[in-house]
Background
The RNA shown here (transfer RNA) has 72 nucleotides and comes from a Patescibacteria group bacterium. NCBI's taxonomy places the organism under Bacteria, Bacteria candidate phyla. Its mean pLDDT, the model's own confidence on a scale to 100, is 83. The sequence is in RNAcentral, with records from ENA.

RNA sequence: GCCAACAUAGCUCAGUGGCAGAGCAGCUGUUUCGUAAACAGCAGGUCGUUGGUUCGAUCCCAACUGUCGGCU
Numbered sequence: 001g002c003c004a005a006c007a008u009a010g011c012u013c014a015g016u017g018g019c020a021g022a023g024c025a026g027c028u029g030u031u032u033c034g035u036a037a038a039c040a041g042c043a044g045g046u047c048g049u050u051g052g053u054u055c056g057a058u059c060c061c062a063a064c065u066g067u068c069g070g071c072u
Stems, first nucleotide, its partner, number of pairs: 001071003005067003010024004018055001026042005048064005
């Protein structure tokens, strides 16, 4: 230099056009002499950035940024 993949909660990841979710972690409560576990609940997101398409975009398109991989 060229090609491809990925970017969503603190972490690991779902979500292929119509209200953003799960597990773990965190907080509160129940339980226990106490801790852990278990159970119930709560909180946590400008979905990498900017533009475009669309009635409507996490999703489709373009550029850019970053990470990882391949080729030279």